[in-house]
RNA sequence: GGGCAGUUAGCUCAGCUGGUUAGAGCAUGCGGUUUACAUCCGCAGGGUCAGAGGUUCGAAUCCUCUACUGCCCA
Numbered sequence: 001g002g003g004c005a006g007u008u009a010g011c012u013c014a015g016c017u018g019g020u021u022a023g024a025g026c027a028u029g030c031g032g033u034u035u036a037c038a039u040c041c042g043c044a045g046g047g048u049c050a051g052a053g054g055u056u057c058g059a060a061u062c063c064u065c066u067a068c069u070g071c072c073c074a
Base pairs, nucleotide, nucleotide: 001073002072003071004070005069006068007067010026011025012024013023019057028044029043030042031041032040050066051065052064053063054062
């Protein structure tokens, strides 16, 4: 330098070829249970969907550019 894949909550990930409110597990906080801790049960908070632009009535999803990570080729 060229090609491919990825970037979504603090962490690991899902989101089925665009459609009404963006989710799960773990973690965190609160409550219940316990003498207490752990386990277990319930509830809650937490997201500019990497950044910018474009297409569209509508974008996490499609297109372009940029940034970062990994792999392959040279």
Model confidence (mean pLDDT): 81 of 100. The RNA shown here (transfer RNA) has 74 nucleotides and comes from a Patescibacteria group bacterium. Lineage of the source: Bacteria > Bacteria candidate phyla. The RNAcentral record of the sequence draws on ENA.